[in-house]
Context: one part of a larger RNA
RNA sequence: GGACGAACGCUGGCGGCGUGCCUAACACAUGCAAGUCGAGCGGAGAAUCAUCGAAGAGCAAUCAGAGAUGGUUUUUAGCGGCGGACGGGUGAGUAACGCGUGGGCAACCUACCUCUAACUGGGGGACAACACCGGGAAACUGGUGCUAAUACCGGAUACGCUCUUGGGAGCACAUGCUUUUGAGAGGAAAGGAGCAACCCGCAUACAGAUGGGUCCGCGUCCCAUUAGCUAGUUGGGGGUGUAAGAGACCACCAAGGCGACGAUGGGUAGCCGGCCUGAGAGGGUGGACGGCCACACUGGAACUGAGACACGGUCCAGACUCCUACGGGAGGCAGCAGUGGGGAAUCUUCCGCAAUGGGCGCAAGCCUGACGGAGCAACGCCGCGUGAGUGAAGAAGGCCUUCGGGUUGUAAAGCUCUGUCUUCAGGGAAGAAAAAAAUGACGGUACCUGAGGAGGAAGCCCCGGCUAACUACGUGCCAGCAGCCGCGGUAAAACGUAGGGGGCGAGCGUUGUCC
Numbered sequence: 001g002g003a004c005g006a007a008c009g010c011u012g013g014c015g016g017c018g019u020g021c022c023u024a025a026c027a028c029a030u031g032c033a034a035g036u037c038g039a040g041c042g043g044a045g046a047a048u049c050a051u052c053g054a055a056g057a058g059c060a061a062u063c064a065g066a067g068a069u070g071g072u073u074u075u076u077a078g079c080g081g082c083g084g085a086c087g088g089g090u091g092a093g094u095a096a097c098g099c100g101u102g103g104g105c106a107a108c109c110u111a112c113c114u115c116u117a118a119c120u121g122g123g124g125g126a127c128a129a130c131a132c133c134g135g136g137a138a139a140c141u142g143g144u145g146c147u148a149a150u151a152c153c154g155g156a157u158a159c160g161c162u163c164u165u166g167g168g169a170g171c172a173c174a175u176g177c178u179u180u181u182g183a184g185a186g187g188a189a190a191g192g193a194g195c196a197a198c199c200c201g202c203a204u205a206c207a208g209a210u211g212g213g214u215c216c217g218c219g220u221c222c223c224a225u226u227a228g229c230u231a232g233u234u235g236g237g238g239g240u241g242u243a244a245g246a247g248a249c250c251a252c253c254a255a256g257g258c259g260a261c262g263a264u265g266g267g268u269a270g271c272c273g274g275c276c277u278g279a280g281a282g283g284g285u286g287g288a289c290g291g292c293c294a295c296a297c298u299g300g301a302a303c304u305g306a307g308a309c310a311c312g313g314u315c316c317a318g319a320c321u322c323c324u325a326c327g328g329g330a331g332g333c334a335g336c337a338g339u340g341g342g343g344a345a346u347c348u349u350c351c352g353c354a355a356u357g358g359g360c361g362c363a364a365g366c367c368u369g370a371c372g373g374a375g376c377a378a379c380g381c382c383g384c385g386u387g388a389g390u391g392a393a394g395a396a397g398g399c400c401u402u403c404g405g406g407u408u409g410u411a412a413a414g415c416u417c418u419g420u421c422u423u424c425a426g427g428g429a430a431g432a433a434a435a436a437a438a439u440g441a442c443g444g445u446a447c448c449u450g451a452g453g454a455g456g457a458a459g460c461c462c463c464g465g466c467u468a469a470c471u472a473c474g475u476g477c478c479a480g481c482a483g484c485c486g487c488g489g490u491a492a493a494a495c496g497u498a499g500g501g502g503g504c505g506a507g508c509g510u511u512g513u514c515c
Base pairs, nucleotide, nucleotide: 001515002514003513004512006511007510008509009508010507013384014383015382016381017380018379019377020376021342026340027339028338030337031336032335035082036081037080040079041078043076044075045074046073047072048071049070050069051068052067056063057062089295090294091293098220099219100218101217102216103215104214105213108212109211113208114207116205117204120201123153124152130145131144132143133142134141135140161186162185163184164183165182166181167180168179169178170177171176191200192199221267222266223265228258229257230256233255234254235253236252238250239249240248270292271291272290273289274285275284276283277282297318298317299316300315301314320331321330322329323328348374350373351372352371356370357368358367359366360365387417388416389415390414397408398407399406400405421456422452423451424450425449426448427447431442459504460503461502462501463500464485465484466483470499471498472497473496474495480487481486
């Protein structure tokens, strides 16, 4: 000198764009943050229409309308499907194939989507809801009975597919791979909407796309005042297990494996694209944004599923908090706001799904604290303003003075203007759309026009040398200053105040950290 997620002191007009718990991965009141599909299913309601129509009134025509059946519209607790593995947060742990980079899988998986091929024929038994009877303060739960399905289960069929087995061809990286031709065995399915055309689905298989899994080479902080470490340890063939290779796991056998090219141990730390600095080499760093990883009160575990060992799922244990009728239960903000606490320090319990994107749905649409916006904070960067011209009797006042004057100083006043910002009024967007219509949170915002009036808008640090800027008074080694050298003990340009000056400017200084 540059930089900062900064903080502190003094000061503070506006706008745009960013950024904002670095500390206690401390504890959390309250609300919201993941639902959706009635075009999968049976119910339970509601509204309305049509038909039938009981009691009742009437002499009668008729009125009345319980209720039943059917149609239409509508709501949705339950069964079922898809989604809740994404999106959002955090950086605790991790020195590791975790990350980066380059490769391998002849050792693998992939819901939804796309292409292609060939299919969807026939049966069965349940369980919720519901009804009835219970238990419990509650959370919730037991029994009996009924019932539907795109829920569940046999059996049929099988172009591909899987397994066993025989033959041929072409390759290769050791186990092998690809392809072709026989034989045998095994394995699928679901319907719904529509008047219909047909649409949406279901099942199998090849391929694709996307996303992952796994393995390897190289790279990846400090301490040797850590020098030896290791029994599933190292290897083998065989099994178990997995989507898949493997001591991953298991029996048996062998006795190996790692290490000064730093094993083992300890400390510290998420990694990268990047960012800061620097001429570069390098050094430092990993906040925001993007990629990967890990975690979700702490520890452990599996279930479901294409995918989890699952932030707003389940189970167990623990600590903590809450409810309780004392028998037993409920909870997890490192989602968005917000609270307490810690701290030098870090925001609104805001608006909207209008846009972009996501989930579900044929769709209409619903949900979405993702996101789009607004709010707060000079926290940062950038831009603008706080006026312009003229004005010497160089006014008054202040300060200094050799008492002549000098300086503040064209500075002010005065005069003539301007209207950025501001205030008021009028108009008023783009962002929104594939043929039309409809649809804007921001927002009556940006912007445009008119009007008013210099009115509402300047401070901070410094002036001994380094280093740009000097006098006076006060003080008297005191009070104090100070980044280094050093100032102050009676004329202090170094302390304090004033005048003057220098620097930067809505900021200026100080502190901390990095280069």
This is a predicted structure of a 515-nucleotide part of an RNA (small-subunit ribosomal RNA, 5' domain) from an uncultured bacterium. The full RNA is in RNAcentral, with records from ENA, Greengenes and SILVA. The prediction has a mean pLDDT of 85.